[in-house]
RNA sequence: GGGGGUAUAGAUCAGUGGUAGAUCGUUCCCUUUGCAUGGGAAAAGUCAUGGGUUCAAACCCCAUUACCUCCA
Numbered sequence: 001g002g003g004g005g006u007a008u009a010g011a012u013c014a015g016u017g018g019u020a021g022a023u024c025g026u027u028c029c030c031u032u033u034g035c036a037u038g039g040g041a042a043a044a045g046u047c048a049u050g051g052g053u054u055c056a057a058a059c060c061c062c063a064u065u066a067c068c069u070c071c072a
Stems, first nucleotide, its partner, number of pairs: 001071007010024004018055001026042005048064005
C1' cells in the first nucleotide's frame, strides 16, 4: 500500500427497513434476627463519526476513524 471483518446499556452479545432488547452487573423493595438464595421493580443507549437512498435506517449505499486479520 491492497483485500476482508468488527464497532449497539457498565460487561458479553442479540436485533436481516416500521416502539432498541437479552444475560450478567448496579440501585431500590419483599422474603431473613442478619447474610446468602429466591421474587419484584428501576436506572443506564446521539446504535463509532459524517453524508446519501427511502414515507420511514441500528439495518441498504458511500466516505472516514479505531481495532482484528490476510496478502505484499